[in-house]
Parts: sequence; structure tokens; C1' cells
RNA sequence: GGCGAGAUAGCUCAGUUGGUUAGAGCACAUCACUCAUAAUGAUGGGGUCGGCAGUUCAAAUCUGCCUCUCGCUA
Repeated sequence: GGCGAGAUAGCUCAGUUGGUUAGAGCACAUCACUCAUAAUGAUGGGGUCGGCAGUUCAAAUCUGCCUCUCGCUA
């Protein structure tokens, strides 16, 4: 350089051909339980879906360009 995959919560990820409010587990906070901690249970906070444009009534999802990560290849 060429080809391909990926970027979504603090971390690991899901999101079935565009459509009702963007979710799960772990972590974190509070409460319950306990002499206390852990474990367990309940509740809650936390996201401009990598960036910029475009298409559309509507974009995490489609298109273009850019940035970064991983793999294959020369």
C1' cells in the first nucleotide's frame, strides 16, 4: 500500500431487513438484612451510539469522507 472486521454507560457486550423510551451483565451510590464485613435482595445515577456531512417524515442502524483499534496479505 491492498482487503476485511470493529468503535454504543467506568469495563465486557447486545441492539433480528431504519420507527414506540437506547438495553443487559459486572462495577458505582443508597436502602434492607448482619454485631460488622462479604454474600443476597430492592431502588437509583451514569450514554450528544468515534468525528463531520448527506439521504429520509424519522438514522446507533443506510451512503461518503476522516480518526483510531484489530486481523489477513504484499